[in-house]
Notes: The prediction has a mean pLDDT of 81. Predicted 3D model of a 73-nucleotide RNA (transfer RNA) from Candidatus Roizmanbacteria bacterium UBA1450. The source organism's lineage runs through Bacteria, Bacteria candidate phyla and Candidatus Roizmaniibacteriota. The sequence was found in a public genome assembly. Rfam family: tRNA. Rfam describes the family as follows. Transfer RNA (tRNA) molecules are approximately 80 nucleotides in length. It is annotated as a transfer RNA.

C1' cells in the first nucleotide's frame, strides 16, 4: 500500500424497512436473613468511536478520518 468485518451501558451483545436507544451480567438501594449467599423488587448508568452530508427524521444511508481483527501484495 489494496480488500472485507467491526466500532452500541463498567463486560458481553441485541437493535429485522430509517420513526421513544433495549437485554443479561456487574454496581447501587430496599426485601428477605442472627449474618452472608442464593432469591424477589427498583433505581441509576449511553455524545450509539470522531467529523461532515442526505432527509421532516440518522444507531441505521453516503463521504472522510481513527481504532480493532482477517485475507492479499
Nucleotide at each position: 500500500g489494496g480488500a472485507c468485518u467491526c466500532g452500541u451501558a463498567g463486560c458481553u451483545c441485541a437493535g429485522u424497512u430509517g420513526g421513544u436507544a433495549g437485554a443479561g451480567c456487574a454496581c447501587u438501594c430496599g426485601g428477605c436473613u442472627u449474618a452472608c449467599a442464593u432469591c424477589c423488587g427498583a433505581a441509576a448508568g449511553g455524545u450509539c468511536a470522531g467529523a461532515g452530508g442526505u432527509u421532516c427524521g440518522a444507531g441505521c444511508c453516503c463521504u472522510c478520518u481513527c481504532g480493532a481483527g482477517u485475507c492479499c501484495a